[in-house]
c-di-AMP riboswitch aptamer (ydaO/yuaA leader) from a Pseudomonadota bacterium, 167 nucleotides, folded computationally. The model forms 96% of the base pairs in the Rfam consensus. The source organism's lineage runs through Bacteria, Pseudomonadati and Pseudomonadota.
RNA sequence: CGCCUGUUGCAGCCUAAAUCCGGCUUCCUUCCUGAGGCCGGAUGCGGGGAACCCAAAUUCCUCAAGACAGCUUGAGGACGGGGCGAACGGGGCCGGGUAACCGGUUCCAAGGCCACUUCUAAGGCCAAGCCCGUCAGCUAACCUCGUCGGCAAUUGGAAGGGCAGUC
Numbered sequence: 001c002g003c004c005u006g007u008u009g010c011a012g013c014c015u016a017a018a019u020c021c022g023g024c025u026u027c028c029u030u031c032c033u034g035a036g037g038c039c040g041g042a043u044g045c046g047g048g049g050a051a052c053c054c055a056a057a058u059u060c061c062u063c064a065a066g067a068c069a070g071c072u073u074g075a076g077g078a079c080g081g082g083g084c085g086a087a088c089g090g091g092g093c094c095g096g097g098u099a100a101c102c103g104g105u106u107c108c109a110a111g112g113c114c115a116c117u118u119c120u121a122a123g124g125c126c127a128a129g130c131c132c133g134u135c136a137g138c139u140a141a142c143c144u145c146g147u148c149g150g151c152a153a154u155u156g157g158a159a160g161g162g163c164a165g166u167c
Stems, first nucleotide, its partner, number of pairs: 006167001007165004012151003018043010044147006054137001059078008080135001081132004089108008111126004116160007
């Protein structure tokens, strides 16, 4: 000096949402510097659109007629379609409507999160919201957009790592 083992301590969380460079500006300051804000660029991370091929391709209610079986035709009515996200959906009750269906509320729940990572046991929490605007399946090239915001740190076991110190 290097390697291995033991041992002690440390590491913020959700989300794609971070890092660096340059310019302008505000605050502090004698200067240097530091911190914040805005704009632009790059990298990283994340989303959307977009060929061939492949895939897909008209639902429900009410009334009338026909059929005699669950269908056909006509009229009227209801529901467009899609995206981000874990937040797919289902039951009860209330209101509108003949009904399809629409709105509200409550409970359940697919799914998601809990501190280095994975598995596991117990415990806990969420299960919303927003957007496009009649249009979009998948999709290479290509085109394009975002990089906010909100928090405060459950426990046990097994395995595997990172940084630092001491022996």